[in-house]
Context: one part of a larger RNA
RNA sequence: GGGGGCUCAAGGAACUCGGCAAAAAAACUACCCGUAACUUCGGGAGAUGGGUUGCCCCAAUUCUAUUUUAUUAUUGGGGUCGCAGCGAAAGUUUGUUAAUCGACUGUUUACCAAAAACACAGGUCCGUGCAAACUCGUAAGAGGACGUAUACGGGCUGACGCCUGCCCAGUGCCGGUAAGUUAAACGGCGGGGUGCCCCGAGCUUGUCUCGGGAUGCUCCAAAGCGAAGCUCCGGUAAACGGCAGCAGUAACUAUAACUGUUCUACGGUAGCGAAAUUCCUUGUCGUGUAAGUUACGACCCGCACGAAAGGCGUAACGAGUUAACAACUGUCUCGAGCCUCUACUCG
Numbered sequence: 001g002g003g004g005g006c007u008c009a010a011g012g013a014a015c016u017c018g019g020c021a022a023a024a025a026a027a028c029u030a031c032c033c034g035u036a037a038c039u040u041c042g043g044g045a046g047a048u049g050g051g052u053u054g055c056c057c058c059a060a061u062u063c064u065a066u067u068u069u070a071u072u073a074u075u076g077g078g079g080u081c082g083c084a085g086c087g088a089a090a091g092u093u094u095g096u097u098a099a100u101c102g103a104c105u106g107u108u109u110a111c112c113a114a115a116a117a118c119a120c121a122g123g124u125c126c127g128u129g130c131a132a133a134c135u136c137g138u139a140a141g142a143g144g145a146c147g148u149a150u151a152c153g154g155g156c157u158g159a160c161g162c163c164u165g166c167c168c169a170g171u172g173c174c175g176g177u178a179a180g181u182u183a184a185a186c187g188g189c190g191g192g193g194u195g196c197c198c199c200g201a202g203c204u205u206g207u208c209u210c211g212g213g214a215u216g217c218u219c220c221a222a223a224g225c226g227a228a229g230c231u232c233c234g235g236u237a238a239a240c241g242g243c244a245g246c247a248g249u250a251a252c253u254a255u256a257a258c259u260g261u262u263c264u265a266c267g268g269u270a271g272c273g274a275a276a277u278u279c280c281u282u283g284u285c286g287u288g289u290a291a292g293u294u295a296c297g298a299c300c301c302g303c304a305c306g307a308a309a310g311g312c313g314u315a316a317c318g319a320g321u322u323a324a325c326a327a328c329u330g331u332c333u334c335g336a337g338c339c340u341c342u343a344c345u346c347g
Base pairs, nucleotide, nucleotide: 001342002341003340004339005338006337007336008335010333011332014331019328030052031051032050033049038043040159054080055079056078057077058076059075060074061073064070065069081085094326095325096324097323098322099321100320101318102317106118107117122157123156124155125154126153127152128151134143135142136141160313161312162311163310165243166242167241170240171239172236173235174234175233176232179231180230181229186224190220191219192218193217194216197213198212199211200210201209202208203206244262245261246260247259248258271305272302283299284298285297286296287295
């Protein structure tokens, strides 16, 4: 010097990113009194808070055995000792207020993250009529399910309460299909090749050469015909998604219910709002403090909230997050002493 532990005057969070750590309080399970807002009437709640507890004597009630009595449990009164009566040890979330997120119990990064992430009951949409959809497998086959739409699979949302606005132009999906476009196939106008057979010509008369050609074989191939799809016509947003700008105007000023204009598929409704979202920003006002970039309540020029990638509330719950208070303390002002293990020196 390091690890573990004990104690401390006065102060009491001044420490610090942050009360981290420690302390306080505390019957892991007793009894009595008493207990707020809020609430889904269950809770909240052991809320918070206050009191009792040893031993001795007397009386009463009571259980069991019974006969007086003894025993068990309890109540009332009186007395008595100590600093202290769950007298030791063990055991043990301090409490309160306000807000945020997530309803809740649960699950998770085995070994740096336990959460606001995942799940969840509930909601909704889509698919699936059973040899189901869907998944695994080359297949046989299996799961789904020895189930049958109150079932099963998939997507999104996430208890509950109040709600969930407008847009189908784009993309997707569903339905329709007159017309346009459109593959292979069918079709075969026409053309090419071959041609030991036929015709013609040549002469070197040959299993010759040149030209033409029917049949056959073969290659190319126009028109025509030709499904779904696409174009097209509708629907659909708890499908993917989207939800404007500029200017003027009221008898102080300011503001603009109002008006004009451009663009669009439609121009953001309710609710919320400097927010887990606000750059400017420590916005402005208020509350709390002597003093508050945090916090809470408001305001609303929302740089860049917004309605199941749900919106706004919400009792209960949380080793979540933020702010404050009481209590408490060596966290600190500011250090000090002691115990123990080590380091270190010597042996």